The RNA shown here (transfer RNA) has 76 nucleotides and comes from an Ilumatobacteraceae bacterium. The coordinates come from a structure-prediction model, not an experiment, and the mean pLDDT is 84. It matches the Rfam family "tRNA". It is annotated as a transfer RNA. Gene Ontology term of the family: triplet codon-amino acid adaptor activity. The sequence was found in a public genome assembly.

RNA sequence: GCUCCCAUCGUCUAGUGGCCUAGGACACCACCCUCUCAAGGUGGCGGCACGGGUUCAAAUCCCGUUGGGAGUGCCA
Numbered sequence: 001g002c003u004c005c006c007a008u009c010g011u012c013u014a015g016u017g018g019c020c021u022a023g024g025a026c027a028c029c030a031c032c033c034u035c036u037c038a039a040g041g042u043g044g045c046g047g048c049a050c051g052g053g054u055u056c057a058a059a060u061c062c063c064g065u066u067g068g069g070a071g072u073g074c075c076a
Stems, first nucleotide, its partner, number of pairs: 001072007010026004018056001028044005049065005
């Protein structure tokens, strides 16, 4: 250089065109419970790497960029 794969709340993940203004677990915050703590219960907070395109509709498909990973060349 070329080819392929990956990127979603703080962390781990669900999702493969429409029922997703994105769900779950842990963490965090508030309240309840408790003599206290832990556990438990209820609620809240928080995310589709970035830009563009296709489509009535995109986390999902296409192109580019960025970052990470794997494989494989050329020159010196």